[in-house]
RNA sequence: CAGGUUGGUUGGACGCGCGCGCUCGCCUCAGAGUGAGGAAAGUCCGUACACCACAGAGCAGGAUGCCAGGUAACGCCUGGAGAGGUGUAAGCUUCUGGAUUAGGGCCACAGAAACAUACCGCGUUUUAUAAACGUAAGGUUGAAAAGGUGGUGUAAGAGACCACCGGCGAGUUUGGUAACAGGCUCGGCCAGGUAACCCCCAUCCGGUGCAAGGUCAAACAGGAAAGAGAGUUGGCUCGGCUCAUUUGAUUUCCGGGUAGACCGCAAGAGCAAAGCGGUGACGUUUUGCCCAGAUAGAUGCGCUUCCUCGACAGAAUACGGCUUAUAGACCAACCUGAACC
Numbered sequence: 001c002a003g004g005u006u007g008g009u010u011g012g013a014c015g016c017g018c019g020c021g022c023u024c025g026c027c028u029c030a031g032a033g034u035g036a037g038g039a040a041a042g043u044c045c046g047u048a049c050a051c052c053a054c055a056g057a058g059c060a061g062g063a064u065g066c067c068a069g070g071u072a073a074c075g076c077c078u079g080g081a082g083a084g085g086u087g088u089a090a091g092c093u094u095c096u097g098g099a100u101u102a103g104g105g106c107c108a109c110a111g112a113a114a115c116a117u118a119c120c121g122c123g124u125u126u127u128a129u130a131a132a133c134g135u136a137a138g139g140u141u142g143a144a145a146a147g148g149u150g151g152u153g154u155a156a157g158a159g160a161c162c163a164c165c166g167g168c169g170a171g172u173u174u175g176g177u178a179a180c181a182g183g184c185u186c187g188g189c190c191a192g193g194u195a196a197c198c199c200c201c202a203u204c205c206g207g208u209g210c211a212a213g214g215u216c217a218a219a220c221a222g223g224a225a226a227g228a229g230a231g232u233u234g235g236c237u238c239g240g241c242u243c244a245u246u247u248g249a250u251u252u253c254c255g256g257g258u259a260g261a262c263c264g265c266a267a268g269a270g271c272a273a274a275g276c277g278g279u280g281a282c283g284u285u286u287u288g289c290c291c292a293g294a295u296a297g298a299u300g301c302g303c304u305u306c307c308u309c310g311a312c313a314g315a316a317u318a319c320g321g322c323u324u325a326u327a328g329a330c331c332a333a334c335c336u337g338a339a340c341c
């Protein structure tokens, strides 16, 4: 210098004008402050919070599944282990409780046979172009068929037996918190796979969701009590008119909680910087900061200047994750190649 891998940051900038939501101020008009995201998205996990009789136990059902740690918690994150795939490499990626502590199911096609099987072959016998019995060395099928090599042995063969190698299991020991790795001894134990089929084991899970839920509280209807007057015209009285006079006008009170208003609802598992502990996820201390809160739902439009000419996208109870979308720019570590010193 070129190409790549991993992790992270950013996501046009300054200003002016007119609007919109919220807060303060003012006390009705001037003004001041503030106003989307890393994903606000999908609503897939985990929680907070609220109610369900402060919800406890069991069954059913569901989720998770190597080990250790982190966390409020998790199916998330960090570190590690074993087996495989891929790349020259940095790295990326898949799987991992149990099939010998239990049981059931399934293994298409092919093939004799898919769990306990004899088609060909080999061998023995007989009633001999065949049958019976023995046999897993060799052949055929398949994704998968009795561990491999050599020997002993046999009618022919075979872990049937032996040596070495491989695997599995049991015991023991060393290292490691552990998963696991290594060593030694013993056992012919060597006839499969599938648990993303049921099942078994361990751990966890009550349900519904802010339209949760709470406070205040019209009108209409309802209930109770009082009750002979009440309303209107009018300055007031009389009078007039309307309603009522026990089938109750009118007044007062009551409960429930609809319309509406308010709370929940923005100081929090909060943000920033520095220090300390830890490989890391993360934890902790100090200092500083206050950062949208609507309810038909604000966050927009226009203009000036500049640049690399600007992607995906819009809050609705909140938080931690995951997943998905994302033009361009930047940073760090590492890998490969080439050249030069």
Base pairs, nucleotide, nucleotide: 001337002336003335004334005333006332007331008330009329010328012306013305015303016302017301018300020035021034022033023032024031037312041323042322044321045320046319047318048317049209050208051207052206061205062204063203064202065201066080067079068078069077070076081096082095083094084093085092086091097200098199103198104197105194106193107192119139120138121135122134123133124132125131126130147165148164149163150162151161152160166190167189168187169186170185171184172183173182174181175180213263214262215261216260222254223253224252225251226250229243230242231241232240233239270289271288272287273286274285275284276283277282307310